[in-house]
Molecule: Bacterial RNase P class A
Organism: Acidobacteriota bacterium
RNA sequence: GCAGUCAGCUAGACGACCGCCCGCCUGCGCGCGUUCGGCGCGGAGGCGAGAGGAAAGUCCGAACUCCGCUGGGCAGUGCGCCGGGUAACGCCCGGGCAGGGUGACCUGACGGACAGUGGCACAGAAAACAUACCGCUGACGUGGCGUCCGCCUUCGGGCGGACGCUGCCAGCAAGGGUGAAAAGGUGCGGUAAGAGCGCACCGCGUUCGUGGCAACACGGACGGCAGGCAAAACCCCGCACGGAGCAAGACCAAAUAGGGUGGCGCUCGAGGAUGGCCCGUCCGACGCCACCGGGUAGGUCGCUCGAUCCUGCGAGCAAUCGCAGGGCUAGAGGAAUGGUCGUCACGCCGGAGCCCGUGAGGGCGAAGGCGGACAGAAUUCGGCUUACAGGCAGGCUGCGACG
Numbered sequence: 001g002c003a004g005u006c007a008g009c010u011a012g013a014c015g016a017c018c019g020c021c022c023g024c025c026u027g028c029g030c031g032c033g034u035u036c037g038g039c040g041c042g043g044a045g046g047c048g049a050g051a052g053g054a055a056a057g058u059c060c061g062a063a064c065u066c067c068g069c070u071g072g073g074c075a076g077u078g079c080g081c082c083g084g085g086u087a088a089c090g091c092c093c094g095g096g097c098a099g100g101g102u103g104a105c106c107u108g109a110c111g112g113a114c115a116g117u118g119g120c121a122c123a124g125a126a127a128a129c130a131u132a133c134c135g136c137u138g139a140c141g142u143g144g145c146g147u148c149c150g151c152c153u154u155c156g157g158g159c160g161g162a163c164g165c166u167g168c169c170a171g172c173a174a175g176g177g178u179g180a181a182a183a184g185g186u187g188c189g190g191u192a193a194g195a196g197c198g199c200a201c202c203g204c205g206u207u208c209g210u211g212g213c214a215a216c217a218c219g220g221a222c223g224g225c226a227g228g229c230a231a232a233a234c235c236c237c238g239c240a241c242g243g244a245g246c247a248a249g250a251c252c253a254a255a256u257a258g259g260g261u262g263g264c265g266c267u268c269g270a271g272g273a274u275g276g277c278c279c280g281u282c283c284g285a286c287g288c289c290a291c292c293g294g295g296u297a298g299g300u301c302g303c304u305c306g307a308u309c310c311u312g313c314g315a316g317c318a319a320u321c322g323c324a325g326g327g328c329u330a331g332a333g334g335a336a337u338g339g340u341c342g343u344c345a346c347g348c349c350g351g352a353g354c355c356c357g358u359g360a361g362g363g364c365g366a367a368g369g370c371g372g373a374c375a376g377a378a379u380u381c382g383g384c385u386u387a388c389a390g391g392c393a394g395g396c397u398g399c400g401a402c403g
């Protein structure tokens, strides 16, 4: 200097004028009430503060509110290597193993295939109680043909042996083929040819030791030992789980018709108690369903002080935690935080001019123009996921060059 990888910060600044919401302070006007105190409505001035890293998605977890008795069970849902963090989580941190990458790093839906059921198309002989298409061998067997040799010979041939070809039969799963995957892999020996048949190493199983909280890692002994993939198929195992949600909920005010018809059920228990079903417990006299008809939908609160933010010190590899000090930073209610002007900064285009150089070329750079992403709170937090112009600065890895 280039390329890669990991994580962080930021998301324009200042000024002027006008305009909004909220809080506080100082006055004013009107109405009600009135001993004092007060309540409501409206408006003026001043001060303070006023969208995000994702406010998005609504995917998880909670705080909070209500219902219930967290009563038990079944079904169901979620998670799934080990250890830690946290209010909790499906999140975060650290580690292990597996895979990818030269590496820094990245990814993992990471318990179980010996509880059981199901699947592996096509190809292939055969896809899990397996199998022989091509092929190898002829040891142990049984025929045929040919050649050669030996012996015998009544000269027709007979007996025996060797070699070659070949049929039956027998042995093989080593070699080849198919496939994602085929009776564990490589090598040596052995065999008629082969095969863990034997041996060495690897792998696998059982067991023991060492290190580690553990997942696991390393090592020893024994054993020739076996059949793969897949549970993101059903399933088995372990752990966790009540429901609904700020349109939760609380209060105030007002109005109507506490209406009518039909059906079913019921004091021997209908019906109800916030996911489904069952049991238990409690409430329980009228209840449920359908249709017709009527009233209201207004106001206040919830509403922002929080598992909160900043700084320093300490513990820890880290996530995070503890202690001390300091701070208050939106609260709308159909939804406020905006508009205009000016200057500057940043980025891109541009290239007057100046400087260095023999030159090629290089450096600085004015005027002018253009541009600024993703995107807006609505109860609040902790996460994850998605989108994102520009800028700042860093750790680590690889490559190249110079000193």
Stems, first nucleotide, its partner, number of pairs: 001399006008392003012344007020050001022048005028042005052374001056385002059383005064245004071279004076241005081095005096110001097108004111236002116234002119229002133176002135172004141168012184202006203225001204223008249301004259292007271283003308327008346371004353364004